[in-house]
C1' cells in the first nucleotide's frame, strides 16, 4: 500500500505522573542549593468504548436551488511493550480474548 464502514477538530472531565511553578524538610554558598509526588496545588499529559461544540459525510423530507430540518445505533477486554521529565482509561487497541 489495498480490500464496506462507524470521520476529523477543540475545550472540559475522570485519571496520570513530577520537566517547570509552589509547598515541605534540610543545609547555606544568604537568597540559593539538595531531597520530597507516600506534598492538597498551579503548568503539563488525558479517554474508542466519559461530556459539550464545530465542521465533514451518509440518508430521509422540504425547497423560493443553494439552503433549511431530522436522524446517525451499539461497545465487556487482559498481560506485555512504547513515549515524553515521568506516568497514566494517552499510544499499540472497536487490539489479544470474551458473550
Nucleotide at each position: 500500500g489495498u480490500c464496506a464502514a462507524u470521520g476529523u477538530u477543540u475545550u472540559c472531565u475522570a485519571g496520570g505522573g513530577u520537566u517547570c511553578c509552589g509547598c515541605a524538610a534540610c543545609a547555606u554558598g544568604c537568597u540559593u542549593g539538595u531531597u520530597g509526588g507516600c506534598c492538597u496545588g498551579g503548568u503539563c499529559c488525558g479517554a474508542g468504548a466519559g461530556a459539550a461544540a464545530a465542521c465533514a459525510c451518509a440518508c430521509a423530507g422540504c425547497u423560493u436551488c443553494a439552503g433549511c430540518u431530522g436522524u446517525g445505533a451499539c461497545a465487556c477486554g487482559g498481560a506485555a511493550g512504547g513515549a515524553c521529565a515521568a506516568a497514566a482509561g494517552c499510544c499499540u487497541g472497536g487490539g489479544a480474548g470474551a458473550a
Description:
The RNA shown here (Guanidine-I riboswitch aptamer) has 99 nucleotides and comes from Alteribacillus persepolensis. It was read from a public genome assembly, where an Rfam model found it. Its mean pLDDT, the model's own confidence on a scale to 100, is 81. Its Rfam family is "Guanidine-I riboswitch aptamer". From the family's description: This family represents a conserved RNA structure found upstream of the ykkC and yxkD genes in Bacillus subtilis and related genes in other bacteria. The function of this family is unclear although it has been suggested that it may function to switch on efflux pumps and detoxification systems in response to harmful environmental molecules.